[in-house]
Molecule: SAM riboswitch aptamer (S box leader)
Organism: Sphingobacteriales bacterium
RNA sequence: GAUUUAUAAAGAAGUGGCGAGAGAUUAGGCUCAGAGACCCACUGGCAACCCUUAGCAAAAAAGAGAAGGUGCCAAAUCCUAACCCGAAAAGGGAGAUAUAAAUU
Numbered sequence: 001g002a003u004u005u006a007u008a009a010a011g012a013a014g015u016g017g018c019g020a021g022a023g024a025u026u027a028g029g030c031u032c033a034g035a036g037a038c039c040c041a042c043u044g045g046c047a048a049c050c051c052u053u054a055g056c057a058a059a060a061a062a063g064a065g066a067a068g069g070u071g072c073c074a075a076a077u078c079c080u081a082a083c084c085c086g087a088a089a090a091g092g093g094a095g096a097u098a099u100a101a102a103u104u
Stems, first nucleotide, its partner, number of pairs: 001104008013043005021032003025082005044073003049069002051065003077096001083093003
């Protein structure tokens, strides 16, 4: 990198560094940003995919936990369209994206 499955309206910020754009792509909107964003480091936290525990004849689920592996900590994955259903700017689905686990 590819494939499969699951999840994505909940939750969780301080300090230091840097110095101009950032919010995945294109377009539109909206927002964040020199009162320093985005990003990076440290510390802290959130969550509970893997995990631990418990459970059982065995397996599994509900339950409990957070040492370890990831992930995440503005806004619904920021919103909409770029596909389909639909009269539709309603609503739903798909796709894409992100993350996890497994396989390759």